Annotation: Model confidence (mean pLDDT): 77 of 100. Predicted 3D model of a 98-nucleotide RNA (TPP riboswitch aptamer (THI element)) from Sulfurivirga caldicuralii. Lineage of the source: Bacteria > Gammaproteobacteria > Thiotrichales > Piscirickettsiaceae > Sulfurivirga. It was read from a public genome assembly, where an Rfam model found it. Rfam family: TPP riboswitch aptamer (THI element). About the family: Vitamin B(1) in its active form thiamin pyrophosphate (TPP) is an essential coenzyme that is synthesised by coupling of pyrimidine and thiazole moieties in bacteria.

RNA sequence: AGUCUUCGCUCGGGGUGCUGGCGAGGUUGCCGGCUGAGAGGAUACCCGUCGAACCUGAUGCCGAUAAUGCGGCCGCAGGAAAGCGAGAUGAAGCGGGC
Numbered sequence: 001a002g003u004c005u006u007c008g009c010u011c012g013g014g015g016u017g018c019u020g021g022c023g024a025g026g027u028u029g030c031c032g033g034c035u036g037a038g039a040g041g042a043u044a045c046c047c048g049u050c051g052a053a054c055c056u057g058a059u060g061c062c063g064a065u066a067a068u069g070c071g072g073c074c075g076c077a078g079g080a081a082a083g084c085g086a087g088a089u090g091a092a093g094c095g096g097g098c
Base pairs, nucleotide, nucleotide: 002089003088004087006086007085008084009083010082011048012047013046014045017034018033019032020031021030022029054079055078056077060073061072062071063070
């Protein structure tokens, strides 16, 4: 040099659904329930190319559920947001010794 499922800094990407009641007539309201890291507010959470965070296909298919983007398939399908520093490790090369 390179490497690393490690740490830090900065920067960036992303989602916010289903449902009961109340209120309202409008939304991102209020109090609960479901899944989840996160379910609309965050100085949060998740993810950044070794990329299933997230988007598209998709008003898709199968199953489950009170219901859902709940589970599976789709899916070695198509897209998708990075730099620096530290630490660890460490080859060639160079120098020295035997």